[in-house]
RNA sequence: UGCGCAGGCCGCCUUAUCGAUCCGCCUUUGGCGGGUAGGAAAGUCCGGACACCACAGGGAAGCAUAGCGGCUAACGGCCGUCGCCUCGAUUUUUCGGGGCAGGACAAGUGCAACAGAAAGAAUGUACAGGUAAUGCUGUAGUGAAAUCGGGUAAACUCUAUGCGGUGAAAUGCCACGUAUACCUGGGCUUGAGAGUACCCGCUCGAUCCAGGAGGGUAGGCAGAUAAAACGUUUUGGCAACAACACGUUCAGAUAAAUGAUAAGGACCUCGACUUGUUCGAGGGACAGAAUCCGGCUUAUAGGCCUGCUUUUUUA
Numbered sequence: 001u002g003c004g005c006a007g008g009c010c011g012c013c014u015u016a017u018c019g020a021u022c023c024g025c026c027u028u029u030g031g032c033g034g035g036u037a038g039g040a041a042a043g044u045c046c047g048g049a050c051a052c053c054a055c056a057g058g059g060a061a062g063c064a065u066a067g068c069g070g071c072u073a074a075c076g077g078c079c080g081u082c083g084c085c086u087c088g089a090u091u092u093u094u095c096g097g098g099g100c101a102g103g104a105c106a107a108g109u110g111c112a113a114c115a116g117a118a119a120g121a122a123u124g125u126a127c128a129g130g131u132a133a134u135g136c137u138g139u140a141g142u143g144a145a146a147u148c149g150g151g152u153a154a155a156c157u158c159u160a161u162g163c164g165g166u167g168a169a170a171u172g173c174c175a176c177g178u179a180u181a182c183c184u185g186g187g188c189u190u191g192a193g194a195g196u197a198c199c200c201g202c203u204c205g206a207u208c209c210a211g212g213a214g215g216g217u218a219g220g221c222a223g224a225u226a227a228a229a230c231g232u233u234u235u236g237g238c239a240a241c242a243a244c245a246c247g248u249u250c251a252g253a254u255a256a257a258u259g260a261u262a263a264g265g266a267c268c269u270c271g272a273c274u275u276g277u278u279c280g281a282g283g284g285a286c287a288g289a290a291u292c293c294g295g296c297u298u299a300u301a302g303g304c305c306u307g308c309u310u311u312u313u314u315a
Stems, first nucleotide, its partner, number of pairs: 002310001004308007012265007020036007038286001042297002045295005050167004057200003062163005067081005082102001083100007103158002108156002110152002125140005171222004182212005193204003229248004234243003267283006273276001
């Protein structure tokens, strides 16, 4: 220096003009100043916060997880470690990388292959012994002559632990309009129906429920953006992570703003020759907040860094 493996990070920059949206201020039909998308905002897979329904109840069913220890608000996530599998090196027991849905098959059921004469309504091998007769007895052989053996649980199952449901279209409030009418059926506390996967229970329930035809409305505020927040230092810990201190305020739209154009620069690709940090041409990934967090997974042009192994060259 290159290849490979593992891990981490960035994800174009600057200026001008014209806009969008939110906030603040002012001399308010406007002007000025400031903020404005991501590492995944995505998939909606897992876990929480928050809200409502009995502050979440009983039963049965279902789902999830699975060595051990730790972290965390919590987790199916993360860290450490043991064991097993695998690859490489070393070379004979160590080192390094990667992976593991890694509880239990002596509770029961099922399943498949091999060895074996025989793997379960049975059938009985070889040798020896024995009987009136019979695997009746012993030994051998195979994972098994049985008072039921080996493997298999991303087979049922069992064990342990956890899980109530619905999601911001939750939920609370204000404003506006209205048909509490009409038709059919049901029901009116001996209660239809709703909350809900099921049964019970509980709560609501007559200005009711289902259907028909039809009328009205389709606005606003809160939730909702200062938090398990971010950055730096120190301390504790192998680490995940935690604690103290200091500093910072970092989208808040609602049919949905966060943009467009131009110039310059950086980067990449191609070509040219005069081989120069030259000239010319071209290119910009995946994607886009919608109550908010922590994860996982997937997509991603181009670039950078760290560790390990190895190769080449030079000294």
A computed fold for a 315-nucleotide RNA from a Bacteroidota bacterium, annotated as Bacterial RNase P class A. The prediction has a mean pLDDT of 75. The sequence is in RNAcentral, with records from ENA. The gene name in the source record is rnpB. Rfam family: Bacterial RNase P class A. The family's RNA type in Rfam is ribozyme.